[in-house]
RNA sequence: GGGCCCGUGGUUUAGUGGUAAAACACUUCCCUUGCACGGAAGAGCUCCGUGUUCGAUUCACGGCGGGUCCA
Numbered sequence: 001g002g003g004c005c006c007g008u009g010g011u012u013u014a015g016u017g018g019u020a021a022a023a024c025a026c027u028u029c030c031c032u033u034g035c036a037c038g039g040a041a042g043a044g045c046u047c048c049g050u051g052u053u054c055g056a057u058u059c060a061c062g063g064c065g066g067g068u069c070c071a
Stems, first nucleotide, its partner, number of pairs: 001070007010024004018054001026042005047063005
């Protein structure tokens, strides 16, 4: 320098045009003498920009970052 893949709560992953989900973690409460386990509730996310569209996490282009292969 070029090809391919990926970018979603704090972490790991779903979702692939119509108001974004799960597990763990975090906060509050219950339970306990206390801790742990368990139960109830809650906060927190689509890498950036432009375009297409009535509507974009999803599609197109560019950028940024990561992985992998070739040189």

This is a predicted structure of a 71-nucleotide RNA (transfer RNA) from archaeon BMS3Abin17. The RNAcentral record of the sequence draws on ENA. Rfam family: tRNA. Rfam describes the family as follows. Transfer RNA (tRNA) molecules are approximately 80 nucleotides in length. The family is grouped with related families in Rfam's "tRNA clan". Rfam classes the family as a transfer RNA. Model confidence (mean pLDDT): 81 of 100.